[in-house]
Context: one part of a larger RNA
RNA sequence: UUGGGCGUAAAGGGCGCGUAGACGGCAUGUUAAGUCAACUGUUUAAUUUCCCGGCCUAACCGGGGUACAGCGGUAGAAACUGGCGUGCUAGAGGGUGGAAGAGAGAAGUGGAAUUCUCGGAGUAGCGGUAAAAUGCGUAGAUCUCGAGAGGAACACCAAUGGCGAAGGCAGCUUCUUGGUCCAUACCUGACGUUGAGGCGCGAAAGCGUGGGGAGCAAACAGGAUUAGAUACCCUGGUAGUCCACGCUGUAAACGAUGAUCACUAGACGUCAGUCUCGUUUUAGAGAUUGGUGUCGUAGCUAACGCGUUAAGUGAUCCGCCUGGGGAGUACGGUCGCAAGAUUAAAACUC
Numbered sequence: 001u002u003g004g005g006c007g008u009a010a011a012g013g014g015c016g017c018g019u020a021g022a023c024g025g026c027a028u029g030u031u032a033a034g035u036c037a038a039c040u041g042u043u044u045a046a047u048u049u050c051c052c053g054g055c056c057u058a059a060c061c062g063g064g065g066u067a068c069a070g071c072g073g074u075a076g077a078a079a080c081u082g083g084c085g086u087g088c089u090a091g092a093g094g095g096u097g098g099a100a101g102a103g104a105g106a107a108g109u110g111g112a113a114u115u116c117u118c119g120g121a122g123u124a125g126c127g128g129u130a131a132a133a134u135g136c137g138u139a140g141a142u143c144u145c146g147a148g149a150g151g152a153a154c155a156c157c158a159a160u161g162g163c164g165a166a167g168g169c170a171g172c173u174u175c176u177u178g179g180u181c182c183a184u185a186c187c188u189g190a191c192g193u194u195g196a197g198g199c200g201c202g203a204a205a206g207c208g209u210g211g212g213g214a215g216c217a218a219a220c221a222g223g224a225u226u227a228g229a230u231a232c233c234c235u236g237g238u239a240g241u242c243c244a245c246g247c248u249g250u251a252a253a254c255g256a257u258g259a260u261c262a263c264u265a266g267a268c269g270u271c272a273g274u275c276u277c278g279u280u281u282u283a284g285a286g287a288u289u290g291g292u293g294u295c296g297u298a299g300c301u302a303a304c305g306c307g308u309u310a311a312g313u314g315a316u317c318c319g320c321c322u323g324g325g326g327a328g329u330a331c332g333g334u335c336g337c338a339a340g341a342u343u344a345a346a347a348c349u350c
Base pairs, nucleotide, nucleotide: 003322004321005320006319007304008303012318014201015200016199017198021194022193023192025088026087027086028085029084030083031082033081034080035077036076038074039073040072041071042070043069049065050064051063052062053061054060091191092188093187094186095184096183097182098181099180103177104176105175106174107173108172109171110154115149116148117147118146119145120144125136126135162169163168206247207246208245209244210243211242215241216240220236221235222234223233258317259316260315261314262313263312266295267294268293269292270291271290272289273288274287275286276285277284299306300305323350324349325348332343333342334341335340
């Protein structure tokens, strides 16, 4: 390599859009590239194989023959694949009528709480811990009432609830805007699936420039603890956390489970629709579609477990794995302001 695999043993790309490529619905006509079969040319000889013969036999040697297969040519076949043409509607998309939603961006706005400032009232403590101390306080703190400033986050509702491709998204209002679902079967007529490269999005931390800074808090300082304590605990506290623009491009980016399609027992919840029955209204029952959960049959699995949201049974395409360490490292390339990211070995060793 082949093969076998990828939830947890090595292995699913963080996620999407999409180029080349690969694969691709039903009917019909045509073509004959693939495909099939016939004839033929060639593929030196030797070797191999079958038959016969020569050395006593074998090895060895001589003669003759068959066949496969590759490439080319000639005249054919037309089921399948491909090409070209015509048509269809079950895939896909669109229209129309409805539905839900923390989906995204921008602007505005609300209340609670923390902190700070000012004013009133008030007096000796407050704070913190297992216990303390550092710290704050007679220059009047803590507590309490009133006024103001500022930043950040949105209690209850709230839910194996919802939305989004993933990252993720939650006070309220408005504007702009993406996607999904249901019903209908009106339109297009295979327009599809996947997707190497490529492009875009991408938590937190980090970086650049400029703002902002209430609370929290790496670093740092002090107090404790301790044999020590560069920690856990306490008092402080700067980057940062927030905003705008740009960069970074990584995570246990997890369902540790790639995308799409089809098929294969059920039961019970829940969310968004539709239809039927029922109901004065409400409640409710049944059917069905799409999500989201729990249990479970067959089957699968090394087991755990999965089980119509498959890890079952099949199909197409992509990514990845191939003993442990060395190592996701070195070198080189690409990207980056840097931090670093990405691609990615070997010696050696067990």

A computed fold for a 350-nucleotide part of an RNA from a metagenome, annotated as small-subunit ribosomal RNA, central domain. Model confidence (mean pLDDT): 87 of 100. RNAcentral holds the full RNA, with entries from SILVA. Rfam family: Bacterial small subunit ribosomal RNA.